[in-house]
RNA sequence: CAGCGAGAAGGGCAAACCCACCGCGAGGUGGGGACGCAAAGCCACGGGACCCCAGAGGUCGGCCGGGCUCACCGAA
Numbered sequence: 001c002a003g004c005g006a007g008a009a010g011g012g013c014a015a016a017c018c019c020a021c022c023g024c025g026a027g028g029u030g031g032g033g034a035c036g037c038a039a040a041g042c043c044a045c046g047g048g049a050c051c052c053c054a055g056a057g058g059u060c061g062g063c064c065g066g067g068c069u070c071a072c073c074g075a076a
Base pairs, nucleotide, nucleotide: 004074005073012037013036017032018031019030020029021028022027035062041068042067043066045065046064047063048060049059050058051057052055
């Protein structure tokens, strides 16, 4: 440097659900909360799912692939 990922340590993120706000909606943001996660960090490029006011429309990155950053730790 690349790869790998432990019933390791420290730390990180936070599903469902509840509350408030935003949105027609899928859903989003904040707070609480933890099912899980080693990129559960970021990007709608391909596929997929979903929504609507149905089109040069939108949502989901915690569905899969891909791309970018190369972020913590270090046993085999």